Context: one part of a larger RNA
Molecule: large-subunit ribosomal RNA, domain VI
Organism: Puniceicoccales bacterium
RNA sequence: CGUUGGAGAUUUGUGGGGUUCAUUUUCUAGUACGAGAGGACCGAAAAUGACAAGCCUCUGGUGUUCCGGUUAUCAUGUCAGUGGUAGCGCCGGGUAGCUAUGCUUGGAAUGGAUAAGCGCUGAAAGCAUCUAAGCGCCAAGCCACUCCCGAGAUGAGAUCUCCUCGGAAAAGCUUCGGCUCUUCCUAAAGAGUCCCGGAAGACUACCGGGUAGAUAGGCUGGAUGUGUAAGCACAGUAAUGUGUUGAGCUAACCAGUACUAAUGACUCGUAAGC
Numbered sequence: 001c002g003u004u005g006g007a008g009a010u011u012u013g014u015g016g017g018g019u020u021c022a023u024u025u026u027c028u029a030g031u032a033c034g035a036g037a038g039g040a041c042c043g044a045a046a047a048u049g050a051c052a053a054g055c056c057u058c059u060g061g062u063g064u065u066c067c068g069g070u071u072a073u074c075a076u077g078u079c080a081g082u083g084g085u086a087g088c089g090c091c092g093g094g095u096a097g098c099u100a101u102g103c104u105u106g107g108a109a110u111g112g113a114u115a116a117g118c119g120c121u122g123a124a125a126g127c128a129u130c131u132a133a134g135c136g137c138c139a140a141g142c143c144a145c146u147c148c149c150g151a152g153a154u155g156a157g158a159u160c161u162c163c164u165c166g167g168a169a170a171a172g173c174u175u176c177g178g179c180u181c182u183u184c185c186u187a188a189a190g191a192g193u194c195c196c197g198g199a200a201g202a203c204u205a206c207c208g209g210g211u212a213g214a215u216a217g218g219c220u221g222g223a224u225g226u227g228u229a230a231g232c233a234c235a236g237u238a239a240u241g242u243g244u245u246g247a248g249c250u251a252a253c254c255a256g257u258a259c260u261a262a263u264g265a266c267u268c269g270u271a272a273g274c
Stems, first nucleotide, its partner, number of pairs: 001152001005163007015149004021049007033038001051106005059100004066093005071086006110144003117137004166185004171180003190268004194210005215261003218257005225249002231244005
């Protein structure tokens, strides 16, 4: 821009794309078969591998500062407690998120038309013949089924809901009722700008929220992680230990709570058709 007034939702599916895998074991059954050795079809069940998609409950990884330990040195006047620097100084753990080696799921079943092939009936050609007329069976393949996208499918679809078809002036025509046309004014549903944000994201887009509010931050409570803070008391000459104490601290997690910030406002849309 189009989809023939505008808008918000929900959809149909012309069509396009993805997938389509394989193996082992058990039962049937040591049965059929076979002198024996060996050893099934059909059918049923349970697993596994590779691959693919999704996810983070579990197992792990990361987690540059969430917690703790510790070395050297500097600073805080001293002690104690802390802080800076040394590749996060080094080391032990670790929330959220992300992640695989982890978890879940999938390729199941069925139908249709067929290929090679196997047939029925059956002439031409008194026989024979799956074929000439007619009728069946049959593949991991084809078409459906299944998953995803999808009305720019210009053939532009459908359903539901919402909004509007006002006012003024000039000109022309007029049957004097109006009609046509031009210009201007102001509106609706709704959308956007802007702002607070996001398991969305290069930007854009998308999604949530904007005081009639839990959108983000803060605060409170919880979870999680770390592992018994500081101070004080006691014991010990002291290093240190014990008690207060599973303490103190705790990122991205979960709730609650308007304390802070989402102010005020503006723009677009716009009277069209049968």